Predicted 3D model of a 103-nucleotide RNA (SAM riboswitch aptamer (S box leader)) from Lacicoccus alkaliphilus DSM 16010. The coordinates come from a structure-prediction model, not an experiment, and the mean pLDDT is 81. The organism belongs to Lacicoccus alkaliphilus, within Bacteria. It matches the Rfam family "SAM riboswitch aptamer (S box leader)". Rfam describes the family as follows. The SAM riboswitch is found upstream of a number of genes which code for proteins involved in methionine or cysteine biosynthesis in Gram-positive bacteria.
RNA sequence: CAAUUAUCCAGAGCAGACGGAGGGAUUUGGCCCGCUGAUGUCUCGGCAGCGGGCCAUCAGGCACUGUGCCAAUUCCAACAAGCAGAUGCUUGAACGAUAAUCC
Numbered sequence: 001c002a003a004u005u006a007u008c009c010a011g012a013g014c015a016g017a018c019g020g021a022g023g024g025a026u027u028u029g030g031c032c033c034g035c036u037g038a039u040g041u042c043u044c045g046g047c048a049g050c051g052g053g054c055c056a057u058c059a060g061g062c063a064c065u066g067u068g069c070c071a072a073u074u075c076c077a078a079c080a081a082g083c084a085g086a087u088g089c090u091u092g093a094a095c096g097a098u099a100a101u102c103c
Stems, first nucleotide, its partner, number of pairs: 003101006013044001015043004022033003027078004045070003049067004053062003079092005
C1' cells in the first nucleotide's frame, strides 16, 4: 500500500510554547472557523471507540498497555430509491476516518 470485518447523531482544552494565513481529507456548492492568531507542531491536560490486560461476570467497571480521538453528525449536500411538492424528509450506497485481522 492492498483486502476483509466492525463502527462513525455519545464523549473530551477559553491551558502553555512555537508559528503567522489560510483552514474545515479530495472536487463542486453551501455553511462555518480564523490576525481577539485559526489550521499545524510540541508539552501538559482530557475522552473512552477498537485490540490486549485486570476486576466483576447479569449489566458493566478500571485509563495499566498498543492505537485512536478532543469545533460544528464523517459540518451538510452530491449518487440511487421512497415520500412530500419545492429544494425538504427518510433509507441505502459511494467517498473518507479509526480499529482488528491478513498478504